About this RNA
Predicted 3D model of a 543-nucleotide part of an RNA (small-subunit ribosomal RNA, 5' domain) from an uncultured bacterium. RNAcentral holds the full RNA, with entries from ENA and Greengenes.

[in-house]
Context: one part of a larger RNA
């Protein structure tokens, strides 16, 4: 010296960027982080319209023998799923992504560089199909059992839920012959024909099946690398190979059963201990050494432990089921729970932020779409945590003022420093203006495609109409007045800056050498000076 996910003192004016529990993988109150589709499907509890129909109550118009009748907006009510919707339920897709953490892990984890024996929704491309039938089970109704939490029983009833038939180029299994499997509709629009007026039928989007091929993701092998002990030298019995067989998407001791006795190991097996690996990043001239916050890529974990179901994908963070801790309800019988998601709380610590705003952009789930979800993301709040930039004023001004220290008493220093005179207004502060982030998305209108079709639905241009969480946004302009805005540290030597009092080996400094015992440039204070500066010292830590 440089450096940091830094903390402690002492100060402290702004902005712009970036990062912010390293310790208890300790425990967690609250509220939110995964939905979504009614264009799959039966339906109707809310909210609204719409049509009918009625209790009550009644403006206001007409008739009137003036007692009344008769209209009846409106408000209150019951009914129709009839539309817009849309609780809760079947049903599909997503809940394996994103987010967090780094306990474990010295290993095919990871890094690299290759390899065969696999899968792969959605998405892209091709190729063929989408015929005819059936019977459930929620929801709901009717009973019950519980204190809840949820269950049990009996009856309806739908489908893109479920099951069979038929077809089978290609696809599977034999390898000759043969066997074996599949599917579903829903929504817009329409001219001719049928029609039980629902519809058939034609056409278009979007699904559905079966197989091809591409993408992309994962899954498995293997050479090579990758921390310390030898005060750890011997380790392994499905071990290490083979037949056969099972299992898995898939090769395999991966499991089994026979048969052989093999394998690793001073090139450190095995134990033990520490430790999530890399891009990287800190430091150094390099060789190294150290590390691995943030961002990025792969691992692993989900309260501990174990297990599988569903799925294209888990052996699943906000499923599920077993057993453990703990914690909370309970009618004691018996349930409920899992912040290492985002704030937040206790705890533990030297020490680490809000229980915020918004989906406005990006990006993802669903849905045709509109949209709806989104603590990802985008903002904002806090703290000098760094970095980076700016300001606290500029010029003049000797009577070298006054104070203040020093003085050999003559003076010298603070010190042009102030003051006084003249300017300037950055930033803060008022006030006013004012962009980008906004492309879409809906309406319309044109060409083009499909088609039978000037419907409709797809692209594509014109046009036109909203959409900004941040935001009192960034930026410009105009007020006012120098007006709000400087402190740390250190002055023996290393190392840049001296001198006067107090003290008197005391009180005290100290990174090293060392300083003090009566004139201490070393300890306290003051004058003065030196270095950094919104910071500056100390500690800790790496090089």
């Nucleotide at each position: 010296g440089a450096u940091u996910g830094a903390a402690c003192g002492c100060u402290g004016g702004c902005g712009g960027u970036a990062g912010g529990c390293c310790u208890a993988a300790c425990a967690c109150a609250u509220g939110c982080a995964a939905g979504u589709c009614g264009a799959a499907c039966g339906g109707u509890a809310a909210c609204g319209g719409a049509c009918c129909g009625c209790u009550g109550g009644g403006a206001u118009u007409c008739c009137u023998u003036c007692g009344g009748g008769a209209u009846g907006a409106c408000c209150u009510u019951g009914g129709u799923g009839c539309c817009g919707a849309c609780g809760a339920g079947u049903g599909g897709c997503g809940g394996a992504c994103g987010g967090g953490u780094g306990a474990g892990u010295a290993a095919c984890a990871c890094g690299u560089a290759g390899g065969a024996a696999u899968u792969u929704g959605c998405c892209u491309a091709g190729u063929a199909g989408u015929g005819g039938g059936g019977g459930a089970c929620a929801a709901c109704c009717u009973g019950g059992u519980g204190a809840a939490a949820a269950c049990c029983a009996g009856g309806c009833u739908a489908a893109u839920a479920c099951c069979g038939c038929a077809u089978a180029c290609g696809c599977c299994c034999u390898a000759c012959g043969g066997g074996g499997g599949a599917a579903a509709g829903u929504g817009g629009g329409g001219g001719c024909u049928c029609u039980u007026c629902g519809g058939a039928c034609c056409u278009c989007a979007c699904g559905c099946u079966a197989u091809u091929a591409g993408a992309u993701g994962a899954g498995c092998c293997u050479g090579c690398g990758u921390c310390a002990g030898a005060u750890u030298a011997g380790c392994u019995a499905g071990u290490u190979g083979g037949u056969a067989g099972g299992g898995u998407a898939a090769a395999g001791g991966c499991c089994u059963a026979c048969c052989a006795a093999g394998g690793c190991g001073a090139c450190g097996a095995u134990c033990u201990g520490u430790a999530g690996c890399u891009g990287g990043u800190c430091u150094g001239g390099g060789a190294g050494g150290a590390c691995g916050a943030c961002c990025a890529g792969c691992c692993a974990c989900a309260c501990u432990g174990g297990g599988a179901c569903u799925g294209a994908g888990a052996c699943a963070c906000g499923g599920c089921c077993c057993a453990g801790a703990c914690u909370c309800c309970u009618a004691c019988g018996g349930g409920a729970g899992g912040c290492a998601g985002c704030a937040g709380u206790g705890a533990g610590g030297a020490a680490u932020a809000u229980u915020g705003c918004a989906c406005a952009a990006u990006g993802g789930g669903g849905g045709c779409a509109a949209c709806c979800c989104u603590g990802a993301u985008g903002c904002a709040g806090c703290a000098a945590u760094a970095c980076c930039g700016c300001g606290u004023g500029u010029g003049u001004g000797a009577a070298g003022a006054a104070g203040g220290c020093c003085u050999g008493c003559g003076g010298g220093u603070u010190g042009u420093a102030a003051a006084g005179c003249a300017c300037u207004u950055u930033c803060a502060g008022u006030u006013g203006g004012g962009a980008a982030g906004a492309a879409a998305u809906g309406g319309u209108u044109a060409a083009g495609g499909u088609u039978a079709a000037c419907a409709g639905c797809c692209u594509u241009a014109a046009u036109u109409u909203u959409u900004g969480a941040c935001a009192u946004u960034a930026c410009c302009g105009a007020c006012a007045g120098a007006a709000g805005a400087a402190g740390c540290a250190c002055c023996g030597g290393c190392u840049a800056a001296c001198u006067c009092c107090g003290u008197g080996c005391c009180a005290g400094c100290a990174g090293c050498c060392g300083c003090g015992g009566u004139a201490a440039u070393a300890c306290g204070g003051a004058g003065g000076g030196u270095g950094c500066a919104a910071g500056c010292g100390u500690u800790a830590a790496u090089c």
The prediction has a mean pLDDT of 86.